The RNA shown here (transfer RNA) has 72 nucleotides and comes from a Minisyncoccota bacterium. The source organism's lineage runs through Bacteria, Bacillati and Minisyncoccota. The sequence is in RNAcentral, with records from ENA. Its Rfam family is "tRNA". Rfam describes the family as follows. Transfer RNA (tRNA) molecules are approximately 80 nucleotides in length.
[in-house]
């Protein structure tokens, strides 16, 4: 140097053939309990970045940055 994958919420991980982004876990608030913890109930949090394309972009293109595999 060159080519393939990848990047969503703290964390693991869905998504809408381009149509207001989601679940468990975690945190937080309450209920219950003498305190806890555990079951419930409720809430906050999220598309690596910038440009384009479209009415509309996590999604489609380009460039970049992070990871990871492989060629030289």
């Nucleotide at each position: 140097g060159g080519g393939c994958c990848u990047g969503u919420a703290g964390u693991u991980u869905c998504a809408a053939u381009g149509g207001u982004a989601a679940a468990a876990c975690a945190u937080c608030g309450g209920u219950c309990u003498c305190c806890a913890a555990a079951a419930c109930c409720g809430a906050g949090g999220u598309u690596c970045c910038g440009c384009g394309u479209u009415c509309g972009a996590c999604u489609c293109g380009c460039g970049g940055c992070g990871g990871g595999c492989c060629c030289g």